Overview:
The RNA shown here (FMN riboswitch aptamer (RFN element)) has 128 nucleotides and comes from a pig gut metagenome. RNAcentral holds the sequence, with entries from MGnify. It matches the Rfam family "FMN riboswitch aptamer (RFN element)". Rfam links the family to the GO term FMN binding.

RNA sequence: UUUCGGGGCAGGGUGAAAUUCCCUAUCGGCGGUGAAGUGUAAAUAUUAAUUCACGCAAAGUCCGCGAGCAGUAAAAUGCUGAUUUGGUGAAAUUCCAAAACCGACGGUUACAGUCCGGAUGAGAGAAA
Numbered sequence: 001u002u003u004c005g006g007g008g009c010a011g012g013g014u015g016a017a018a019u020u021c022c023c024u025a026u027c028g029g030c031g032g033u034g035a036a037g038u039g040u041a042a043a044u045a046u047u048a049a050u051u052c053a054c055g056c057a058a059a060g061u062c063c064g065c066g067a068g069c070a071g072u073a074a075a076a077u078g079c080u081g082a083u084u085u086g087g088u089g090a091a092a093u094u095c096c097a098a099a100a101c102c103g104a105c106g107g108u109u110a111c112a113g114u115c116c117g118g119a120u121g122a123g124a125g126a127a128a
Base pairs, nucleotide, nucleotide: 001128002127003126004125011023012022013021025114026113027103028102029065030064031063032062037056038055039054040053042051043050044049060101061100068079069078070077083099084098085097086096087095105117106116107115
C1' cells in the first nucleotide's frame, strides 16, 4: 500500500396493530489460553503404536480487545452483558453430558440480540 474483516425469529397464540408481548425457534466479531481433532519431522519400535518437537486448530459467559455509550474543538479519559452442576483426568469455567444465562444506540400502529436506520461507515485484527 492492497484485499479481507458479524450471524440470526421458521411455526403457532393474543390483538385494531407485534419478525418487538407469550409459547417456541434461532445467532455468537478479534487476539490469547487450551487435554478434542489434525499435519509434518525425529527417536524407539516394527505396522499397531508410544514419546518428544514444531505447526494448524472449536471458549458468546476465563483473560485482553473491538464495536457501543458518555466526554472533548480534536484527543486524553471514563462506563460497558452473561455459567453452573455432574463426568473423565495429574491437569479442563475451554473436552463430554445436562441445565441455565447474556446481548449498544435511534426508529416502530405494541416493549426488538434477530426488522429498519446511522452503515457503500468504523473496527479489534487477518492475509498478501